[in-house]
RNA sequence: GCGGCAGUCUGUUCUAUCGACUGGUUUUCGAACCAGUAGGAAAGUCCGGGCAACACAGGGCACCGUGCUUCCUAACGGGAAGGGGUGUAGCCAGCAAUGGCUGCAUCACAGAAAGUGUCACAGAAACAAACCGCCUCUUCGGAGGUAAGGGUGAAACAGCGGGGUAAGAGCCCACUCGUGUUGUGGUGACACAACAUUGGGAUAAACCUCACGGGUUGAAAGACCAAAUAAACCCAGGCCAAAAGCGGCCCGCUUCGUGGCUUCGGCCAGUCUGGGAGGGUAGGUCGAUGGAGCGCAAUUGUGAAAUUGCGCCUAGAUGAAUGAUAGAAACUCAAUUAGUUGAGUACAGAACCCGGCUUAUAGGGCUGCCAUUUUU
Numbered sequence: 001g002c003g004g005c006a007g008u009c010u011g012u013u014c015u016a017u018c019g020a021c022u023g024g025u026u027u028u029c030g031a032a033c034c035a036g037u038a039g040g041a042a043a044g045u046c047c048g049g050g051c052a053a054c055a056c057a058g059g060g061c062a063c064c065g066u067g068c069u070u071c072c073u074a075a076c077g078g079g080a081a082g083g084g085g086u087g088u089a090g091c092c093a094g095c096a097a098u099g100g101c102u103g104c105a106u107c108a109c110a111g112a113a114a115g116u117g118u119c120a121c122a123g124a125a126a127c128a129a130a131c132c133g134c135c136u137c138u139u140c141g142g143a144g145g146u147a148a149g150g151g152u153g154a155a156a157c158a159g160c161g162g163g164g165u166a167a168g169a170g171c172c173c174a175c176u177c178g179u180g181u182u183g184u185g186g187u188g189a190c191a192c193a194a195c196a197u198u199g200g201g202a203u204a205a206a207c208c209u210c211a212c213g214g215g216u217u218g219a220a221a222g223a224c225c226a227a228a229u230a231a232a233c234c235c236a237g238g239c240c241a242a243a244a245g246c247g248g249c250c251c252g253c254u255u256c257g258u259g260g261c262u263u264c265g266g267c268c269a270g271u272c273u274g275g276g277a278g279g280g281u282a283g284g285u286c287g288a289u290g291g292a293g294c295g296c297a298a299u300u301g302u303g304a305a306a307u308u309g310c311g312c313c314u315a316g317a318u319g320a321a322u323g324a325u326a327g328a329a330a331c332u333c334a335a336u337u338a339g340u341u342g343a344g345u346a347c348a349g350a351a352c353c354c355g356g357c358u359u360a361u362a363g364g365g366c367u368g369c370c371a372u373u374u375u376u
Base pairs, nucleotide, nucleotide: 001372003370004369005368006367007366008365009364010363012329013328014327015326016325017324018323020037021036022035023034024033025032026031039347043358044357046356047355048354049353050352051218052217053216054215058251059250060249061248063214064213065212066211067210068082069081070080071079072078083109084107085106086105087104088103089102090101091100092099093098110209111208115207116206117203118202119201131150132149133146134145135144136143137142158176159175161173162172163171177199178197179196180195181194182193183192184191185190222286223285224284225283233276234275235274236273237272238271239270243255244254245253258269259268260267261266293312294311295310296309297308298307299306300305330345331344332343333342334341335340
């Protein structure tokens, strides 16, 4: 220097003319002037919150979510830094099993000794057994022993080397792995060391158990004002017992809880709850943008971030404004000796707000790794 992979940032700017919306100032009431005006994802509606209503609280169950450790954050299923597993490339130690270091990728990473399920087919056998084989005996029909070798399979009584044996086997020795105990280090997940030990699988994006967390609804949420109508009519239930009260259930709590007459069957009035039919309005204001806000600097921290100081105010529409035209700049590609000419510039548009995740994306920048070329 070319290429590949991964991560991350950015993703248009200026001038002129005309136009739209919001706020402010002025006004001769015609309007004039000033400032500002769609994103990194505004998308998806997947998470977490702010805010609002229910509600004056609460407890339990069901249901749902998360799942290695520590830290950051308002919080999160998010982020940072670590730990461990698996795979892979290179190097090293070792007879080998196996282990160590570095890099990259990846993990839905609590529990299988609480319980229940499942492991099809193949295979002798998948919670336990002998198909082939090996060894011993044989009346030659077979009997006994074995699980080292072969076969089946995703998985078959931890593994390698040696000894031993009729042949074999943790049967024995040493090593390695697993498990347990103790010690040391670390905030911790864990790591290392010593000792002991023959150590019968996998599966919980299967049911389940454990730990932590979760009230519901959602701006078409809600609040207020003006105007108008019929607080009228009908049905059912209740008025010390029912009913109603955010969402599935239960408990608890709260609210409303009368009077008269009576031949004792009930009737009348009032009130509460639920429902029916019908009538009026559909106009306006708020919610609605000053924030867990943004920028710069310093300090602390491995980092995500935090603290302090200074500065800034940057859409608020409501059937939906944030635009149109012309020129130039910027970037990319092609042609051209240069000059220059031509073409192109992605994904995409706020609607209560904020922090994440996921998806789409022309081009440009930065960082890391791999491989290769050239030079020193």
Bacterial RNase P class A from a Bacteroidota bacterium, 376 nucleotides, folded computationally. The coordinates come from a structure-prediction model, not an experiment, and the mean pLDDT is 77. It matches the Rfam family "Bacterial RNase P class A". Rfam classes the family as a ribozyme. Of the family's consensus pairs, 96% are formed in the model.